Predicted 3D model of a 78-nucleotide RNA (Glycine riboswitch aptamer) from a soil metagenome. RNAcentral holds the sequence, with entries from MGnify. The prediction has a mean pLDDT of 79. Of the family's consensus pairs, 95% are formed in the model.

RNA sequence: CCUCUGAAGAGUCCGCUAAGCGGCGCCGUAGGAGAAAUACAUUUUGAGUGUAGAAGCUCUCAGGCAAAUAGACAGAGG
Numbered sequence: 001c002c003u004c005u006g007a008a009g010a011g012u013c014c015g016c017u018a019a020g021c022g023g024c025g026c027c028g029u030a031g032g033a034g035a036a037a038u039a040c041a042u043u044u045u046g047a048g049u050g051u052a053g054a055a056g057c058u059c060u061c062a063g064g065c066a067a068a069u070a071g072a073c074a075g076a077g078g
Stems, first nucleotide, its partner, number of pairs: 001078006011024001013023004025065003031061001032059003038052005
């Protein structure tokens, strides 16, 4: 990386010009962003500044809130 299986959360609320759009309310487990301890550098050696720095944390841009799809993660096989 591929295949199979399992896999949470949150309104199928309202309206309209029908699979869609809009409004409001929500969710975090695609993705994205943020950043601790710490390390290094810089320095007037006081602090500070810069770089690196994880997530099941935080944000909710994206995505999602019946089913379907998607789905972190886990197991098995290749």